[in-house]
Context: one part of a larger RNA
RNA sequence: CGUGUAGUGGAUGCCUUGGCACUGAAAGCCGAUGAAGGACGUGAUAUACUGCGAUAAGUUUCGGGGAGCUGUAUGUAAGUUUUGAUCCGAAAAUUUCCGAAUGGGGAAACCCACCACUUUAUGUGGUACUUUAAACUGAAUACAUAGGUUUAAAGAGACAACCUGGAGAACUGAAACAUCUAAGUAACCAGAGGAAAAGAAAUCAAUUGAGAUUCCGUUAGUAGUGGCGAGCGAACGCGGACUAGGCCAGUAGUUUUGUUAAAAAAAUUUGAAUAGUUUGGAAAUGCUAACCAUAGAGGGUGAUAGUCCCGUAUGAGUAAUGUUUAACAAAAUUCUUGAGUAAAGCGGGACACGUGAAAUCCUGCUCGAAUAUAGGGGGACCACCCUCUAAGCCUAAAUACUCUUCAGUGACCGAUAGUGAACUAGUACCGUGAGGGAAAGGUGAAAAGAACCCCUAUUAGGGGAGUGAAAUAGAACCUGAAACUGCAUGCCUACAAUCAGUCGAAGCUCUUUUUAGAGUGACGGCGUACCUUUUGUAUAAUGGGUCAGUGACUUAAUUUAUAAAGCAAGCUUAAGCCAUCUAGGUGUAGGCGCAGCGAAAGCAAGUCUUAAUAGGGCGAUUAGUUUUAUGAAUUAGACCCGAAAACGAAUGAGCUUACCAUGAGCAGGUUGAAAGUUGGGUAACACCAACCGGAGGACCGAACCAGUUGACGUUGAAAAGUCUUUGGAUGACUUGUGGUAAGGGGUGAAAGGCCAACCAAAUUCGUAGAUAGCUGGUUUUCCGCGAAAACUAUUUAGGUAGUGCGUUGAAUAAAUAGAUGUUUAGAGGUAGAGCACUAAAUGGGCUAGGGGGAAGAGAUUCUUACCAAACCUAAUAAAACUCCGAAUGCUAAAUGUUGUUCUUCAGCAGACAGACUGUGGGUGCUAAGGUCCAUGGUCGAGAGGGAAAGAGCCCAGACCACCAGAUAAGGUCCCAAAAUUAUGAUUAAGUGUGAAAGGAUGUGGAAAUUCCUUAACAGCCGGGAGGUUGGCUUAGAAGCAGCCAUCCUUUAAAGAUAGCGUAACAGCUCACCGGUCUAAUAGAGUUUCUGCGCCGAAGAUGUAACGGGGCUAAAAUCAUAUACCGAAUCUGUGGGUUUAUAAAAUUUUCGAAUUUUAUAAGCGGUAGCGGAACGUUCUGUAAGCCUGUGAAGGGAUACCCGUGAGGGAUCCUGGAGGUAUCAGAAGUGCGAAUGCUGACAUAAGUAACGAUAAAAGAAGUGAAAAACUUCUUCGCCGAAAAUCCAAGGGUUUCUGCGCAAGGUUAAUCCGCGCAGAGUUAGUCGGCACCUAAGGCGAGGGCGAAAGCCGUAGUCGAUGGAAAUAAGGUUAAUAUUCCUUAACCAGAUGGUAGUGACGGAUCUUGUAAGUUGUGAGUUCUUAAUGGAUUGAACUUGCCGCGAAAAGGUUCCAAGAAAUAGCUCCAUCAUAAGACCGUACCCUAAACCGACACAGGUGGAUUAAUAGAGUAUAUUUAGGCGCUU
Repeated sequence: CGUGUAGUGGAUGCCUUGGCACUGAAAGCCGAUGAAGGACGUGAUAUACUGCGAUAAGUUUCGGGGAGCUGUAUGUAAGUUUUGAUCCGAAAAUUUCCGAAUGGGGAAACCCACCACUUUAUGUGGUACUUUAAACUGAAUACAUAGGUUUAAAGAGACAACCUGGAGAACUGAAACAUCUAAGUAACCAGAGGAAAAGAAAUCAAUUGAGAUUCCGUUAGUAGUGGCGAGCGAACGCGGACUAGGCCAGUAGUUUUGUUAAAAAAAUUUGAAUAGUUUGGAAAUGCUAACCAUAGAGGGUGAUAGUCCCGUAUGAGUAAUGUUUAACAAAAUUCUUGAGUAAAGCGGGACACGUGAAAUCCUGCUCGAAUAUAGGGGGACCACCCUCUAAGCCUAAAUACUCUUCAGUGACCGAUAGUGAACUAGUACCGUGAGGGAAAGGUGAAAAGAACCCCUAUUAGGGGAGUGAAAUAGAACCUGAAACUGCAUGCCUACAAUCAGUCGAAGCUCUUUUUAGAGUGACGGCGUACCUUUUGUAUAAUGGGUCAGUGACUUAAUUUAUAAAGCAAGCUUAAGCCAUCUAGGUGUAGGCGCAGCGAAAGCAAGUCUUAAUAGGGCGAUUAGUUUUAUGAAUUAGACCCGAAAACGAAUGAGCUUACCAUGAGCAGGUUGAAAGUUGGGUAACACCAACCGGAGGACCGAACCAGUUGACGUUGAAAAGUCUUUGGAUGACUUGUGGUAAGGGGUGAAAGGCCAACCAAAUUCGUAGAUAGCUGGUUUUCCGCGAAAACUAUUUAGGUAGUGCGUUGAAUAAAUAGAUGUUUAGAGGUAGAGCACUAAAUGGGCUAGGGGGAAGAGAUUCUUACCAAACCUAAUAAAACUCCGAAUGCUAAAUGUUGUUCUUCAGCAGACAGACUGUGGGUGCUAAGGUCCAUGGUCGAGAGGGAAAGAGCCCAGACCACCAGAUAAGGUCCCAAAAUUAUGAUUAAGUGUGAAAGGAUGUGGAAAUUCCUUAACAGCCGGGAGGUUGGCUUAGAAGCAGCCAUCCUUUAAAGAUAGCGUAACAGCUCACCGGUCUAAUAGAGUUUCUGCGCCGAAGAUGUAACGGGGCUAAAAUCAUAUACCGAAUCUGUGGGUUUAUAAAAUUUUCGAAUUUUAUAAGCGGUAGCGGAACGUUCUGUAAGCCUGUGAAGGGAUACCCGUGAGGGAUCCUGGAGGUAUCAGAAGUGCGAAUGCUGACAUAAGUAACGAUAAAAGAAGUGAAAAACUUCUUCGCCGAAAAUCCAAGGGUUUCUGCGCAAGGUUAAUCCGCGCAGAGUUAGUCGGCACCUAAGGCGAGGGCGAAAGCCGUAGUCGAUGGAAAUAAGGUUAAUAUUCCUUAACCAGAUGGUAGUGACGGAUCUUGUAAGUUGUGAGUUCUUAAUGGAUUGAACUUGCCGCGAAAAGGUUCCAAGAAAUAGCUCCAUCAUAAGACCGUACCCUAAACCGACACAGGUGGAUUAAUAGAGUAUAUUUAGGCGCUU
């Protein structure tokens, strides 16, 4: 890798109890006679749902029905029923508590009352508020009124959408935004009805007339309106639906009651017709033969049934009470003829109409008519004319909607779908709250649901046996895919470098639809995934862990084009109506077309312009229209997903900020202010000293509060902590409980801090599918053609529009179109060149002018290596110079080649980020893989060969196949196909196979020149002298510090010296000369040009600068020659397809289409355009066909068909459905969207197992003991890690049994599971009494509504206020039980008090307890006695030590009460109810998602040392922290 077989998982197929969308009817309810909605109960057993309500899965009566029944929901038990049950229908009864909630209150389902009556009880009834009406009363204040009381009636609340009204956004669109739009939409509020609203002309119309309103079609996207932008958008008229008019004192409407009559309706019932045989577990299948049909709708029955069952068609039928309708009768009740109106002014709003010329309607303010001899309207206004009569009211139908009931339908879904919900679903769960919100269907025909045996600790799990058609249908149950994970097996595999395939290929194994194949694959060649975005991706740019399911161009209206069909100068209906109801018929209102021109009047095959008959413009010489399909556009969410935001209405201050009310807390130590007293002192003060005193946003330091430093922690023990250290710690202190302040708002000793774990504007839901010129994604196949990255414009630059470029169709034309070659004729000012112009610029000459110098008294003259015009000469030079001037290119014509390539119109696009390379330029540094143009090419969108490897370079454009041939670029030693080919040179550097200035007797070639046999060049030997130490200078200067001069002589030659050297000499060399070499002999040097080489040459993982090996008369370089290799090029052979042409055949709606053959030309392709097909679901075809002799689905195959998407065939599984063909309709195809849901991998048997207070041993139990129980020892806390309360939780408490899951391990254990048990109150707490902050609030005030404020009142503890202790007892309660012993309390009225209060500090002071020090008693101290020691108990004294009481001092000056208490008067003698009480409570039970190192208010708080509640060690008590 392949095969087989299992597991996991739950896709697929099939199914449907449930949904979705509609149609036709009904109804549109309910409620003070207590609703909607709930809480709590209710069963023999009872968790949830359903039903019901203390009469509680039910009671009564009437009707139906006819054998079983006691709901879902089995079982057991117990009952009931032909004396008619269960069940169905109708009407009654009962109907706890909450809820409008209504006796008062309240934290909904609770607390507390009062009155009357009675059968005296666990009784019955009543007691809210407001409005209206009536009656009776009745203030200030005489009458009266306000007010009060009583009686009667009504209202209140709920409700999906529809309706009317009040008030009313923003996002968005306008490519920005402000008028405008969105939109009078959303949300909010009030109210009504089954409909609502509107409504019988002070209306339209236009010289004809119509005759309330509403709704539909049309008029019409017209007239208009509009930053005249985006947009908004009528009416008259016409066709339809439906029709109805009345009233204001009456021939009326409404309501109630009564009588009479009628109707409707439920439960229910009737209901035809089949046998045999085959297969099978089973017949309804198949076959054969019958029958019924006003019934062959549908469902069920062991597979598919007209005749088996339920039904269906057609018929039948009813009581009481009640309901509805009509008529009649009676009773009650309602309404008065239109002025603060019409009109006007100002400001707004509505009308399609945005103030406009703005009529009409409404009205906030100010004004203000007429009265039918009048008034309103007819789009400013006036006149005429026409028409109507405002300022009062009612009115059915046609219309809108569906929380709901009944019947039915579906080219709707079928469990990731369809409602969020097929199932205990608005459930579990999350959140303080508003609110958010899942997952989860299937055994079988029938439970026949596995008796019995075995393994095991086992009720886990498994193996037999048995049932069944089937158990791989065994309850984790139909089918049972994939990812993933095992086991078995064939081949391969341990020197090998691997996008994992492909091409070739040996070996091994196997045998199949059998003449060939299947599996594996040593070895070799080639070969860097997919998608997206890009100029360009193996890219180290994006996205995806894998698999399965799901996931994105739709629908409506309008417009336009194409195609098809119908009719045609015509075509066609809309609403509606009929109907045998997806068919068909009817309906002609309307639309488009048939005529145009003009601004219009208007005229008309013409018309307009104009004086014009001219000219010119636009027309005329005919094809439309309706429907369907497709492409595209517009308006709508408009291909899908995605913001940050805006606005509306609600919910939050149990976190935190501030404030209000009421309570609580702060070990211990230190310092020593003022005042005071005494003394000194002063005339008196002042002042001083001592003592006393106890102040302070005082000091040190625990609890408490905070959070400074460092470390740790950072997938934590902890979504902010731990350890160490630190700040405040009587104060602007800390803290509990209750309350107040709310989102453009609060609060803030102010940090933009905090407002429930993310605040420069909280959270939740809605507008809403906001918008997104932006990113990502966008799903089957084949065929033809095939771009662009440019111009112009743009609040434009990554967008868009027009043009250019693409595609499809049509038309013209058949050349005078296009492309291209040649020739001819043209225009031009570039390259180059030049200096004639312009501008620049060098040398020389000449010479104006100027400067300097000299002379001169001056004029002036002379001179000058100064500056310099013009001119001359020589040499430069320009993108914005030209006396000149090409090549290409461009234009035209003629003539060839090619063969439709061009143009025009119409539908549809895409594209407007480009890249490199050659050439010509700008810019830059003549930098860039830079940037910007022009002009070619390639890539883009292009494969193949070469350049080692490479988008853009060179060659070359891939329809398919071939183990054929010829070539291109480039190559031919090996890797690696082809020359170790030939000839001639060069290179020695591995140059080749990286580089400059510069350097060098490298070497080859060429040229010029010098020396040389009279002996060159180099080496060696020798000489290198004299005048002279030249003169000067100098201390010295002798060739050689410096200055001047630099001669002469001897010579073969030798400088008044080219170096080294000395203080100066000396000394050593050189120049120069001779010899030798050196004679068999010709060379030596200099300069220039040139080929190939050398040095210059230092980098980071590793040679690493030929692709490697390696190469030297070459495998380097130059030149020449021949042969060969080499690509998807070209050729050959075969095949496919498109187009054109031709021919034949067939079909024909005569337009054409199809098939076959032949010839010719084509067939790379992104965006994109066009064409043809495959598959999925559903509908008709189909009561057909296939199917238990096996459908769909799943698994497999070496077989067949098609270019392909795909389609068949066979085998296994499966066990009941599937569907040809031709058409039709779409929720129609997935690999990607950090997509969604589920399952399964990986990391990985890895990290971790939550305080380092600590365990060890023995015994017990048990299948098993580190962890359970008991015992012994050890360790830890001990102002706590002990004990008791409040809050919060809610059974966690106790006992027995158990060990699946939970417990971070095991577990016999547990705060876990199951069952049972447990909470006892006159005195404790609450309730009942009182009030604080604050809440609600009759009347009242205010406000569009909702509502806000608030009086009387009424609630509201954290405060006030009556009363109990000790002991005992339970497994679990106790101030509650028991024992003993105590204690408290009435109602109304009155009077005055009390109730009644701060901080700090000091003193007194004792209780419990206790240090110290004495006494006594009883034991003890190794027989016994004494003494001593030790222990326990009792007790005296000193000291310490709560409560309580009292004092001092300070300024910030320290609740309330109609309660209670005290006193008086009157009356009354009954009862002590109800709720809480278990357990945890610095915690494993509360708040933190956890058995979480965090947080959590109050009380008690022992010993020794110590100031101490610090700290250390201990008591009581509790623990060793679940690996």

RNAcentral holds the full RNA, with entries from SILVA. A computed fold for a 1523-nucleotide part of an RNA from a marine metagenome, annotated as large-subunit ribosomal RNA, half A. The coordinates come from a structure-prediction model, not an experiment, and the mean pLDDT is 82. Its Rfam family is "Bacterial large subunit ribosomal RNA". On this family, see Cannone et al., BMC Bioinformatics 2002: "The comparative RNA web (CRW) site: an online database of comparative sequence and structure information for ribosomal, intron, and other RNAs". Its family is annotated with structural constituent of ribosome and ribosome in the Gene Ontology.